[in-house]
RNA sequence: UAUAUGGAGAGUUUGAUUCUGGCUCAGAACGAACGCUGGCGGCGUGGAUAAGACAUGCAAGUCGAACGGGGUUUAUAGCAAUAUAAAUUCAGUGGCGGACGGGUGCGUAACACGUGAACAAUCUGCCCGAAAGAGAGGGAUAGCCCAUGGAAACGUGGAUUAAUACCUUAUGUGACCACUGGGAGGUAUCUCCUGGUGGUGAAACGCGCUUUACGGUGCGGCUUUCGGAUGAGUUCGCGGCCUAUCAGCUAGUUGGCGGGGUAAUGGCCCACCAAGGCUACGACGGGUAGCUGGUCUGAGAGGAUGACCAGCCACACUGGAACUGAGACACGGUCCAGACACCUACGGGUGGCAGCAGUCGAGAAUCAUUCACAAUGGGCGAAAGCCUGAUGGUGUGACGCCGCGUGGAGGAUGACGGUCUUCGGAUUGUAAACUCCUGUCAAGUGAGAGUAAGGCUUGGUGUUAACUGCAUCCAAGUUUGAGAGUAUCACUAGAGGAAGAGACGGCUAACUCUGUGCCAGCAGCCGCGGUAAUACAGAGGUCUCAAGCGUUGUUCGGAAUCACUGGGCGUAAAGGGUGCGUAGGCUGUGUUGUAAGUCAGAGGUGAAAUCCCGGGGCUCAACCCCGGAACUGCCUCCGAUACUGCAAGACUUGAGGACUGGAGAGGAGAUUGGAAUUCAUGGUGGAGCAGUGAAAUGCGUAGAUAUCAUGAGGAACGCUAGUGGCGUAGGCGAAUCUCUGGACAGUUCCUGACGCUGAGGCACGAAGGCCAGGGGAGCAAACGGGAUUAGAUACCCCGGUAGUCCUGGCAGUAAACGGUGCACGCUUGGUGUGGGAGGAAUCGACCCCUUCCGUGCCGGAGCUAACGCGUUAAGCGUGCCGCCUGGGAAGUACGGUCGCAAGACUAAAACUCAAAGAAAUUGACGGGGACCCGCACAAGCGGUGGAGUAUGUGGCUUAAUUCGAUGCAACGCGAAGAACCUUACCUGGGCUUGACAUGCAUCUCUAAGCGCGUGAAAGCGCGUGACCAUAGCAAUAUGGAAUUUGCACAGGUGCUGCAUGGCUGUCGUCAGCUCGUGUCGUGAGAUGUUGGGUUAAGUCCCGCAACGAGCGCAACCCCUGUGUCCUGUUGCCAGCGCGUAAUGGCGGGAACUCUGGACAGACUGCCUAGUUCAACUAGGAGGAAGGUGGGGAUGACGUCAAGUCCGUAUGGCCCUUACGCCCAGGGCUGCACACGUACUACAAUGCCCGGUACAAUUUGAACCGAUACCGCGAGGUGGAGGAAAUCUAUAAAACCGGGCUCAGUUCAGAUUGGAGGCUGCAAUUCGCCUCCAUGAAGCUGGAAUCGCUAGUAACGGCGCAUCAGCUACGGCGCCGUGAAUACGUUCCCGGGUCUUGUACACACCGCCCGUCACAUCAUGGAAGCUGGUCUCGCUCGAAGUGUCCGCGCCAACCGCAAGGAGGCAGGGCCCUAAAGCAAGACUGGUGACUGGGAUGAAGUCGUAACAAGGUAGCCGUAGGGGAACCUGCGGCUGGAUCACCUCCUUU
Repeated sequence: UAUAUGGAGAGUUUGAUUCUGGCUCAGAACGAACGCUGGCGGCGUGGAUAAGACAUGCAAGUCGAACGGGGUUUAUAGCAAUAUAAAUUCAGUGGCGGACGGGUGCGUAACACGUGAACAAUCUGCCCGAAAGAGAGGGAUAGCCCAUGGAAACGUGGAUUAAUACCUUAUGUGACCACUGGGAGGUAUCUCCUGGUGGUGAAACGCGCUUUACGGUGCGGCUUUCGGAUGAGUUCGCGGCCUAUCAGCUAGUUGGCGGGGUAAUGGCCCACCAAGGCUACGACGGGUAGCUGGUCUGAGAGGAUGACCAGCCACACUGGAACUGAGACACGGUCCAGACACCUACGGGUGGCAGCAGUCGAGAAUCAUUCACAAUGGGCGAAAGCCUGAUGGUGUGACGCCGCGUGGAGGAUGACGGUCUUCGGAUUGUAAACUCCUGUCAAGUGAGAGUAAGGCUUGGUGUUAACUGCAUCCAAGUUUGAGAGUAUCACUAGAGGAAGAGACGGCUAACUCUGUGCCAGCAGCCGCGGUAAUACAGAGGUCUCAAGCGUUGUUCGGAAUCACUGGGCGUAAAGGGUGCGUAGGCUGUGUUGUAAGUCAGAGGUGAAAUCCCGGGGCUCAACCCCGGAACUGCCUCCGAUACUGCAAGACUUGAGGACUGGAGAGGAGAUUGGAAUUCAUGGUGGAGCAGUGAAAUGCGUAGAUAUCAUGAGGAACGCUAGUGGCGUAGGCGAAUCUCUGGACAGUUCCUGACGCUGAGGCACGAAGGCCAGGGGAGCAAACGGGAUUAGAUACCCCGGUAGUCCUGGCAGUAAACGGUGCACGCUUGGUGUGGGAGGAAUCGACCCCUUCCGUGCCGGAGCUAACGCGUUAAGCGUGCCGCCUGGGAAGUACGGUCGCAAGACUAAAACUCAAAGAAAUUGACGGGGACCCGCACAAGCGGUGGAGUAUGUGGCUUAAUUCGAUGCAACGCGAAGAACCUUACCUGGGCUUGACAUGCAUCUCUAAGCGCGUGAAAGCGCGUGACCAUAGCAAUAUGGAAUUUGCACAGGUGCUGCAUGGCUGUCGUCAGCUCGUGUCGUGAGAUGUUGGGUUAAGUCCCGCAACGAGCGCAACCCCUGUGUCCUGUUGCCAGCGCGUAAUGGCGGGAACUCUGGACAGACUGCCUAGUUCAACUAGGAGGAAGGUGGGGAUGACGUCAAGUCCGUAUGGCCCUUACGCCCAGGGCUGCACACGUACUACAAUGCCCGGUACAAUUUGAACCGAUACCGCGAGGUGGAGGAAAUCUAUAAAACCGGGCUCAGUUCAGAUUGGAGGCUGCAAUUCGCCUCCAUGAAGCUGGAAUCGCUAGUAACGGCGCAUCAGCUACGGCGCCGUGAAUACGUUCCCGGGUCUUGUACACACCGCCCGUCACAUCAUGGAAGCUGGUCUCGCUCGAAGUGUCCGCGCCAACCGCAAGGAGGCAGGGCCCUAAAGCAAGACUGGUGACUGGGAUGAAGUCGUAACAAGGUAGCCGUAGGGGAACCUGCGGCUGGAUCACCUCCUUU
């Protein structure tokens, strides 16, 4: 500077993440359909299905200026018949048209179409231009008339007639043919121009004007020829569907010579000859389909499509055929056959809407049986004109596009109503009402177009020699409009007549209430609905579009999800098991030529319409018109030559060869060897051996095992041995010999691109398996037995056959893996190891350095979703091959190929799901690992489980046995106390604004209290019975209190702890749980918090991409242990004194104990040792106490939808003369049974009797209650003292003495009888206590299980709360006496940290596999049955062309005639549609039965997989088994754990 104007994503796999990958959505479009709704106009558009069948009408006629005739009317002549003329009409002969226009898309995969060429291989009516001509004759025929057949359609015979109909003949410019000259040109067989000679072939008239006639002239028509235009025919290059589960096809097939035929080339057809032709660049076959301009979509490239409009093709009921003609094998022509339909007198005929309307049918679905030839166009005609369902119009359908309207402005008590509400209000909403305007559309009244150009008549002008002819000329007159009284315009009145549909969980704009309760329903995907649903239904509100809005269907897009633009293959889907090699693809360095590809310029073409741009016309727009650009293509010509190709000739670096050399489990064959197992024989020997978790089966006194000797036989080759070696892969391991392949290093001698890859193809190919023959020691599928187990078709054990081995053949697969195709080039490094060469040095090839080839590890850049790869690439590039495209169905079915079989290779679909998957992250889990802790185990002590009783629970029972709690973490729990009450349950009797609260209204005088009646009580009924304040003298009024009645409401231990608050349990007093900033990672996340030590502790130290912080730990708080100071009553009493029988009794004291305040003390502070001289640990000293001194309170983030709606609170739901309230009685205490927690015991470490000593916590006024008295006792009487360091409450075990002497007892005390006491209104259901009597089970407790580590366990008593009393043996505290044991962390349980695996995340109480049973769905096989399409062979064969015959028939010419020429009917032959017979191929439908598959909240059996999944799993193969599966052989790691070897990293 020019050009270009264009490309958006989202949801869904997970606890979360990244990726892969599918599904779904948002957009546009449509000849659409359906649902709801619907005012107007313009422009378009409308049978997509049954190329199904069609009633009725119309869609192709016209010409009298080619011809004759009939009818009608009129005129003239005539008396009339009749003649002539004119007009009109009818059929016929003849001409032209009917091959156009209109319809449809059956067929067709083809030169059908598109595009570009060719015809030197062609035709062309009407039209245009040019040249020449049109002479002379003839015979018929339709019509008409007569006769006649037939129902009709339609004929037959006879007579007669015309032509621009037909025939003969003349002429022959020119044309054509044969022969023969000349010239020019070229693209194969040739073409063109120009001569000569000979031969063959034409014609028609009609209408005007004029003329006496002959004639002249004009127009139209006719004949021959040349040229043009238009149209048609033929040929060729290139282009555009699917399928290889179609791989071979072809006899007129491919070609030739010669004929025939055609307008014309050609096997188009025929005779003969030859044996060719096509195909992996997809022939042949099958399926589908008219092609194109274009249309839709898309950024584009592409993809899909071929309505309307336009070009081409094909077809016309189905199939075949020709005739006529310029043109047809002919939509509204002919012939034949077939199906169907109609008419019929039954003999026979007729028809073809895929023309316009219309009908029926099928269908989700597609219009009027309309007007006109006024315009445009077509046919005929000289013309007027006639015909024209082409066309122009109107109608109809919101089918589409476009435009307009349904009103505008103002209007807040923000009205009413609706909805919601936290009850305050908010919203609908300026919306309405109301006020003022406007007048589009529709309605009414009136006016009212353009589309018209032409035609006809008259006159003129020009042309011409002239005109009557001609002219898109001029003038005048006259005439033509279907749409239509339409468009448009004017006027009238009045907001009057005109808004809906869908949506509102996310994607996706838009939210609330009610109803429903996994029901009804919704849903495009994800998904909503199980009582608080923005997701269902209704309503209100809102959002989006709007005369439409949604739904369904289809196409493209989004989808880079088939990737040319623009993808991938280690683990997600995907590298062939390996090599050799054909076609193909790709290919080193110079030079020359060529110019095919490529690039540039020019020319032709690329129809119009469409799209785009610029203008213009309808009021705008849609729509229409004009111009431009574009049409990315094809062809031709002329250039360029870098690259690719081709040709020629060189080069050496790729590749190969030669020579020298060493390494090696490379391969094949033969021979040999030792160790071991087994067996056999013999010896010794004498009871077991073998086997396992433990056993058993098995072997052994007929002598095993053991041991010695000898022998037989087969298989495998210890150590060396190594991420060592060799090989393409599979694979190869004793030694020697023979044969043989490859790689490597060195030399740089030779050839000269000979190369790389490799579809098909060929070869090799572990183990297992198969066939045949051998062999057989060991091992070992199957099989037998023994165990284990619920079972055990398994794992373990004892046996054991195929097989494993050899030879020959087949098979051809593996986790045939580095899950990584081959080849070449390039790109930082370190370190091992195998083979070789060189250098330096050396006695020497020790070590060292350099280099090539191989084989490992680590790692940089880079790549990767990550993991990881990383010169041996998964990096950066090139070439070639193979493969992938969601999961399942399925590597399956069918078909094909191979195989003896097993099976292998190739390889789908229906149906179904919204995922399937990869890597990594955080958790959780593991019958994974490491470390650590805990009365977790162990070591101990004492219990529970057995008995009786108490108490709680389950169960059972009941009118009720109220409810809750249910592994640990329910069960002496809620309940720190059920006779009534409590009480929530049951039965019965009652009350209804209520037992209780508040408000409003109302009623009155009564309320509380007292009394009476009834009653079980509650209750009901009756009587009596008051007050305060204010105003006022008072009466009285008002108010308060109270009552009655009514309305709001109260009330509910009714439901939901899975709607909640609060509180609590539990893991767990475990040591954890997090955050900020930074850093790392695409991210989830990680780091910190991991590591080395240490601790009770995430306690502390060190280290560290972390640095800090918070909640927890610890400490701070309380009790306790020592001391000091203070205090000194109610406590204390050493010393002093008094007193007593005795006692702090008294004076006094303040020392001690104690009371309760303050303080001190303990901090690893000190020492020793260990250590990183850190934390800390061990020991020691001192100390009352030593390493958190002991105990308590204190409970992180969270988990268990843990517990509690019956403590209280509370949302929602439910009841309201009852699910509320009151009362009496009953129940919660019920008893074949089971469990938990306790008490008391079973006795002598005891029991009984007697004596006797020492506490602490704490309680007390409706209370504790002393001394004293009574009672055996419980208790009673009584009342000193005490609101408390003052009074009250006996401590017991222990200790001393005595008895008992091992027994169901002087143990134990249940049970029962009797007599009492206490509390209380009440003790029957159902209290406690006492005394007397009775005297059960029980003699230390199975499996199992609990607590406790020191003032602890154990044993002993005391106190308190609740409470009238008490079932307390429970709970909470207090003091007394007072042990044993801990080696230790292997195991059980629980917990913490790190790590590992995972298919788990509702998190192992997880996930998940297969058979069986049931239901539904699609599908494979199948005896068959039944269709469609196609093929081969044969038979028959209509019409028809051709050909042959033509004895029958015939006007034109010849001939006097006979006859001839020629023609026709008829017949034969070839071909052939349809039909038939027989056989087959392909493809559908159906099919008893059968196979597997898929799906389906709660079926059965097991538990195969995921953790070491409890036998590691998986792959191939073989056998077996209800099933998952098990076992054998070989392989893989996509196996955990431990140990060892090697390598690597760091020091």
The RNA shown here (small-subunit ribosomal RNA) has 1547 nucleotides and comes from Akkermansia muciniphila. The coordinates come from a structure-prediction model, not an experiment, and the mean pLDDT is 84. It was read from a public genome assembly.